[in-house]
Predicted 3D model of a 73-nucleotide RNA (transfer RNA) from Natrialba hulunbeirensis JCM 10989. The prediction has a mean pLDDT of 81. Taxonomically the source falls in Natrialba hulunbeirensis (Archaea, Methanobacteriota, Natrialbaceae, Natrialba). Its Rfam family is "tRNA". The sequence is in RNAcentral, with records from ENA.
């Protein structure tokens, strides 16, 4: 330099054109308990890497760029 892939809350992960972006962990509050742990209830938190484009509508399609991984030279 070329090709392919990945990029979603603090962490892991689902989503494959139209639900308030879902779940788990973690964190806050409460319940339970003599106290912890476990368990139960509830709450907070995501400009979906970034900038454009297409569309009535984009995390989802297209293009550039960035980061990371693999392969080729």
């Nucleotide at each position: 330099g070329g090709g392919c892939g990945u990029g979603u809350g603090g962490c892991c992960u689902a989503g494959c054109g139209g639900a308030g972006a879902g779940g788990g962990c973690a964190g806050g509050a409460g319940g339970u308990u003599c106290c912890u742990a476990a368990c139960c209830u509830u709450c907070u938190g995501a400009u979906c890497g970034u900038g454009g484009g297409u569309u009535c509508a984009a995390a989802u399609c297209c293009c550039g760029c960035c980061a990371c991984g693999c392969c080729c030279g």